[in-house]
C1' cells in the first nucleotide's frame, strides 16, 4: 500500500428484510431475607448505537468519507 471483518450500557454481546418503547447476561446501587456475609428475590440508575455527511416520511440497520482495532496479501 491492497482486501476482508468488527465498532451498540462499566464488561461480553443480541437487534430478523429500515417502522411504534434500543434490549439481554454479568457488574453497580437500593430494598427484602440473614446475627452478619454469600446466595436468592424485587426494583433502579446507566446509551444521543465510533465520528461526519447522504438517501428516506422514517436509519442502530442502507450509501459515501474518515478514525480505531483485528485478520489476510504484498
Nucleotide at each position: 500500500g491492497g482486501g476482508c471483518g468488527u465498532g451498540u450500557a462499566g464488561c461480553u454481546c443480541a437487534g430478523c428484510u429500515g417502522g411504534u418503547u434500543a434490549g439481554a447476561g454479568c457488574g453497580u446501587c437500593a430494598c427484602a431475607c440473614u446475627g452478619a456475609u454469600a446466595a436468592u428475590g424485587u426494583g433502579a440508575a446507566g446509551g444521543u448505537c465510533c465520528c461526519a455527511g447522504g438517501u428516506u416520511c422514517g436509519a442502530g440497520u442502507c450509501c459515501u468519507g474518515g478514525c480505531a482495532c483485528g485478520c489476510c496479501c504484498a

Transfer RNA from a Candidatus Terryibacteriota bacterium, 74 nucleotides, folded computationally. The RNAcentral record of the sequence draws on ENA. Its mean pLDDT, the model's own confidence on a scale to 100, is 81. Lineage of the source: Bacteria > Bacteria candidate phyla > Candidatus Terryibacteriota. Its Rfam family is "tRNA". Rfam classes the family as a transfer RNA.